[in-house]
RNA sequence: UGAGGGAUCGUUCAAAGGCAGGACGGCGGGUUCUGGCCCCGCAAAUCAAGGUUCGAAUCCUUGUCCCUCAG
Numbered sequence: 001u002g003a004g005g006g007a008u009c010g011u012u013c014a015a016a017g018g019c020a021g022g023a024c025g026g027c028g029g030g031u032u033c034u035g036g037c038c039c040c041g042c043a044a045a046u047c048a049a050g051g052u053u054c055g056a057a058u059c060c061u062u063g064u065c066c067c068u069c070a071g
Stems, first nucleotide, its partner, number of pairs: 001070007010024004018054001026042005047063005
């Protein structure tokens, strides 16, 4: 420098144009003599800027960072 892949709650992984969800963790509650386990609930995220669209995490453009391959 070129090609390909990736960036989503604190962490990890989904969502293949139509309410952004699960697990772990956090907080509150139930249970317990206390704690743990278990059960219920709550908060929490789309890398950035534009574009397309009635509607974008998803499609297009540019940029940033990470990984792999080639030179």

Overview
This is a predicted structure of a 71-nucleotide RNA (transfer RNA) from a Spirochaetota bacterium. Rfam family: tRNA. From the family's description: Transfer RNA (tRNA) molecules are approximately 80 nucleotides in length. Its family is annotated with triplet codon-amino acid adaptor activity in the Gene Ontology. By type it is a transfer RNA.